[in-house]
RNA sequence: GCCUUCGUGGCUUAGCGGUAGAGCGACUGCCUCGUAAGCAGUAGGUCCUGGGUUCAAUUCCCAGCGAAGGCC
Numbered sequence: 001g002c003c004u005u006c007g008u009g010g011c012u013u014a015g016c017g018g019u020a021g022a023g024c025g026a027c028u029g030c031c032u033c034g035u036a037a038g039c040a041g042u043a044g045g046u047c048c049u050g051g052g053u054u055c056a057a058u059u060c061c062c063a064g065c066g067a068a069g070g071c072c
Stems, first nucleotide, its partner, number of pairs: 001071007010024004018055001026042005048064005
């Protein structure tokens, strides 16, 4: 330099054009002498950035940035 894949709450990730979900974690309450476990609930997401297509984009297209892998 070229090619491929990926970028979504704190972490790991799902989501093939129509209001973004889950597990773990955090917090609150219940329970307990107390902690853990268990039960109930709550908060937390500019979907990497910019542009394009579309009535509508996390999703499709282009460029950039970043990460991983491959080729020379």
Notes: Predicted 3D model of a 72-nucleotide RNA (transfer RNA) from a Candidatus Woesearchaeota archaeon.